[in-house]
Molecule: c-di-GMP-I riboswitch aptamer
Organism: Desulfobacteraceae bacterium
RNA sequence: AUAGCGAAAGGGCAAAGCCGCUGAAAGGCGGUGACGCAAAGCUACGGGUCUACAGCCGAAAGGUCAUGAUAGCCGAGUUGCCGAC
Numbered sequence: 001a002u003a004g005c006g007a008a009a010g011g012g013c014a015a016a017g018c019c020g021c022u023g024a025a026a027g028g029c030g031g032u033g034a035c036g037c038a039a040a041g042c043u044a045c046g047g048g049u050c051u052a053c054a055g056c057c058g059a060a061a062g063g064u065c066a067u068g069a070u071a072g073c074c075g076a077g078u079u080g081c082c083g084a085c
Stems, first nucleotide, its partner, number of pairs: 004085001005083002012037002017032006035072001041078003045075003048070003055064003
């Protein structure tokens, strides 16, 4: 140095819940709070999942649809801290 692996130390992130803002919704952002995480950093490229304002179908009820969302669902890509063994 590379690959594996995850001992130690220092640090990092922050689920649910609650409050506020935002969005049609799913969700997002801020605060609080820690369930967990070695990529729980980043990218919606493939699959999955969630939502359905507008559109379309329908007499209605309702159905359908991603261009919306999810990287803390999985795969892939990309960047990266420490270093016992």